[in-house]
């Protein structure tokens, strides 16, 4: 200087005019409301996707099984979490970095075309070995013996197909071969022994010729985890009409009051039916005596506040920690619409591309400015994204 790779910041800016919300504060007004007026605020890194956790609300009284569903190497962090940090083993890169993460020896399925053969496999070209018609070799007979064919029988070592082909090199052996056997590795199973909290390193020992391809976001199996719904949750106020039908059931028990020949009528508790909730199901539960289930083009209502922004919150400084992070001291308060406010025009500036002049410093011109817009609110991850800027690391070239 260049290339790469990690990690983090802004993303327009002044200033004039008018326009919009919100909070307080002052006039006016018995009060509110509306107007005026004055201070202070007003859309992001991703608000966006709705992929994960949550707070919060309601039901439940929170139990237990089943189904479903989630995670998926270890160890920290966290309100949690698939997230974040640190490690481990493996693959990828020269490195800096970057990715993958339980199981294939419980079991099922799947691997296309090619191939003989694709996981208890296998024989196309091939090696051996046996028998055998004809041709051949010698003047003839005998014998013998090669080559090709076929037939039968043994191999899977050598070629070949394909991403992938049931260890690998070397001797022994064998009729040819073949963990058929040995050596050494290489896989597998079992122990100790040393670090480490752990995942896992290292070292030894014995045992096995050797189950062992690959795929689990393919079923599946194993470990842990998970009530359910969701601000259209959930309250409060005001107003309005109109009820009709049908099914179930309307039961016992105790105590009191009234009545008092009997019947009996209220009240207050407790059991229980039908049904109802437990937001998939069964069991349990808890409701349940003027309930309760249905159905009717039945009828009113759909207005108004709260939930609604002080938060697991931000900032500085500083202690612990390898870091995610935590603790402690100080100061700040930063939108709250409601059919959706947070704008709009003007004029300068700033960045960026291109092109003219210029020796340079510059100066002019054109034209462009990104991805996008709160809606209960937090913690993540996913995508999107003109352009600027700043830091670490790695590699290469170059001077000193």
């Nucleotide at each position: 200087c260049a290339g790469g790779u990690u990690g983090a910041u802004c993303g327009g800016g002044u200033g004039g005019u008018c326009g919009c919300u919100c909070a307080c504060c002052c006039a006016u007004u018995a009060a509110a409301a509306a107007u005026g007026g004055g201070u202070g605020g007003g859309a992001g890194g991703a608000a966006a996707g709705u992929c994960c956790g949550g707070g919060c609300u309601c039901c439940a009284a929170a139990g237990g099984g089943c189904a479903g569903g989630g995670u998926g190497c270890u160890g920290g962090g966290u309100a949690a979490c698939a997230c974040c940090c640190a490690g481990g083993u493996c693959c990828c890169g020269a490195a800096a970095g970057g990715g993958a993460c339980g199981g294939a020896a419980a079991g099922u399925g799947c691997c296309a075309c090619a191939g003989a053969g694709a996981a208890c496999a296998g024989a196309c070209c091939g090696c051996c070995g046996g028998g055998u018609u004809u041709u051949u070799a010698g003047a003839a007979c005998c014998a013998u013996a090669c080559a090709c064919g076929c037939c039968c029988g043994g191999c899977a070592a050598g070629g070949g197909u394909g991403a992938a082909a049931c260890g690998g090199u070397a001797g022994g052996g064998u009729a040819a071969g073949a963990g058929c056997c040995u050596a050494c590795c290489g896989c597998c199973c079992u122990c100790u022994c040393u670090g480490g909290u752990g995942a896992c390193a290292g070292a030894g020992a014995g045992g096995g010729g050797c189950a062992c391809g690959g795929u689990a976001a393919a079923c599946c199996c194993c470990a842990c985890c998970c009530g359910g719904a969701g601000c259209a949750a959930g309250g409060c106020c005001a107003a309005g009409c109109a009820g009709g039908g049908a099914g179930c059931a309307a039961u016992c028990c105790u105590u009191c009051u009234c009545a008092g020949c009997u019947u009996g009528a209220g009240a207050a508790g407790g059991a229980u039916a039908a049904g109802g909730g437990u937001u998939g199901c069964c069991c349990g539960c808890c409701c349940g005596a003027c309930g309760c289930u249905u159905c009717c083009c039945g009828g009113g209502u759909a207005g108004g506040c709260c939930g609604c922004u002080u938060g697991a919150g931000g900032u500085g400084u500083u202690g612990g920690g390898u870091a995610a992070c935590c603790g402690a001291c100080a100061c700040c308060c930063u939108a709250g619409a409601g059919a959706a406010a947070u704008g709009a025009c003007c004029a300068c500036c700033a960045u960026c591309u291109c092109c003219c002049u210029g020796a340079a410093g510059a100066g002019g011109g054109a034209g462009a400015u990104a991805c996008a817009g709160a809606a209960c609110c937090c913690g993540g991850c996913u995508u999107a994204u003109a352009g600027a800027u700043c830091a670490g690391c790695c590699u290469g070239c170059u001077c000193c």
A computed fold for a 400-nucleotide RNA from Thermosulfidibacter sp., annotated as Bacterial RNase P class A. Lineage of the source: Bacteria > Pseudomonadati > Thermosulfidibacterota > Thermosulfidibacteria > Thermosulfidibacter. The sequence was found by an Rfam model in a public genome assembly. Model confidence (mean pLDDT): 77 of 100. Rfam family: Bacterial RNase P class A. By type it is a ribozyme. Rfam describes the family as follows. Ribonuclease P (RNase P) is a ubiquitous endoribonuclease, found in archaea, bacteria and eukarya as well as chloroplasts and mitochondria.